[in-house]
């Protein structure tokens, strides 16, 4: 060089017949404790999904082109 798979919150994934993005943890605030952890409640958190373009009323999803990582192969 070619083939394949992923790139969505800080950090692990999810979300598919295209209808407007969500769990865990983690952070924060609160209770619960003499106090920590654990447990329980609450909130904030993605310039909206790696970067452009198309296609549609309507894109994380579909097409194209680059970029980036992983694994096969030469």
């Nucleotide at each position: 060089g070619g083939c394949g798979a992923g790139g969505u919150a800080g950090c692990u994934c999810a979300g598919c017949a295209g209808g407007u993005a969500g769990a865990g943890c983690g952070c924060c605030c609160g209770g619960c404790u003499c106090a920590u952890a654990a447990c329980c409640g609450g909130a904030a958190g993605a310039u909206u999904c790696g970067g452009g373009a198309g296609u549609u009323c309507g894109a994380g999803u579909c097409u194209c082109c680059c970029c980036c990582u992983c694994g096969c192969u030469a």

Notes
Model confidence (mean pLDDT): 81 of 100. The RNA shown here (transfer RNA) has 74 nucleotides and comes from a Streptosporangiaceae bacterium. Rfam family: tRNA. The family's RNA type in Rfam is transfer RNA. The sequence is in RNAcentral, with records from ENA and MGnify. RNAcentral records the identical sequence in 2 taxa. Lineage of the source: Bacteria > Bacillati > Actinomycetota > Streptosporangiales > Streptosporangiaceae.